[in-house]
RNA sequence: CUCAUCCAGAGGGGUAGAGGGAACGGCCCGACGACACCCCGGCAACCGGCGGCACCCGCACUCGCGGGCGGCAAGACCGGUGCCAAUUCCGACCCGCCGGGUGGCGGGGAAGAUGAG
Numbered sequence: 001c002u003c004a005u006c007c008a009g010a011g012g013g014g015u016a017g018a019g020g021g022a023a024c025g026g027c028c029c030g031a032c033g034a035c036a037c038c039c040c041g042g043c044a045a046c047c048g049g050c051g052g053c054a055c056c057c058g059c060a061c062u063c064g065c066g067g068g069c070g071g072c073a074a075g076a077c078c079g080g081u082g083c084c085a086a087u088u089c090c091g092a093c094c095c096g097c098c099g100g101g102u103g104g105c106g107g108g109g110a111a112g113a114u115g116a117g
Stems, first nucleotide, its partner, number of pairs: 001117006011040005019029003024091003041084003046080004050075001052072002055068005088111001093108006
C1' cells in the first nucleotide's frame, strides 16, 4: 500500500500501585486495585494442515479407488495469529429522512484494530 472483517462470543489467580478506555469531545472503568505484565483457563475461526457430509470429474462396476471443491453443518485436533468491560463504548466529517430542537434514525466517509498478501 491492497483486500476482507469489525451490533456475536469468551475470566480466574499472582505481581505491582495510578491512572486507563488510540487520538479530540462525551460518557464510562479504576485503591472493592483499573491499565500493564506473568500463569492458567476460555472465545473465535483470518491463514496453513487434518477429519465429516454434499457436489463435480475420472476410473472401476456392486458399492469401491483417485482427484477437485468452504457448497454445508461443524470439530478446535496440529501449526501461525488474534481476542476475552461497554457495537471499534458513542460521537466527530458528508448526504438523506423525521423533529419545535445543540435531537433521533439510516447510508457513506475518515481514523483505528485484526488477519491475509
The prediction has a mean pLDDT of 76. This is a predicted structure of a 117-nucleotide RNA (SAM riboswitch aptamer (S box leader)) from uncultured Actinomycetospora sp. Of the family's consensus pairs, 94% are formed in the model. Taxonomically the source falls in Actinomycetospora (Bacteria, Actinomycetota, Actinomycetes, Pseudonocardiaceae). The RNAcentral record of the sequence draws on MGnify.